Transfer RNA from a Pseudomonadota bacterium, 72 nucleotides, folded computationally. The prediction has a mean pLDDT of 83.
RNA sequence: GCCGCCUUCGUCUAGUGGCUAGGACGCCGGGCUUUCAAUCCGGCAACAGGGGUUCGAUUCCCCUAGGCGGCG
Numbered sequence: 001g002c003c004g005c006c007u008u009c010g011u012c013u014a015g016u017g018g019c020u021a022g023g024a025c026g027c028c029g030g031g032c033u034u035u036c037a038a039u040c041c042g043g044c045a046a047c048a049g050g051g052g053u054u055c056g057a058u059u060c061c062c063c064u065a066g067g068c069g070g071c072g
Base pairs, nucleotide, nucleotide: 001071002070003069004068005067006066007065010025011024012023013022018055027043028042029041030040031039048064049063050062051061052060
């Protein structure tokens, strides 16, 4: 330098055009308990950045950034 793959709540992840963007762990609040733990209920929190296609994009295309791998 070229090519391919990946990037979603704090973490791990599901989601291949119309989802309220779901789950687990964690965190916060509450119930239960004399208290703690366990357990139950509720809550907070995410689509790497920009552009394009489309009535509509986390999803398709391009560029950029970062990571991984291959080739030279």
Its Rfam family is "tRNA". By type it is a transfer RNA. Its family is annotated with triplet codon-amino acid adaptor activity in the Gene Ontology. Lineage of the source: Bacteria > Pseudomonadati > Pseudomonadota.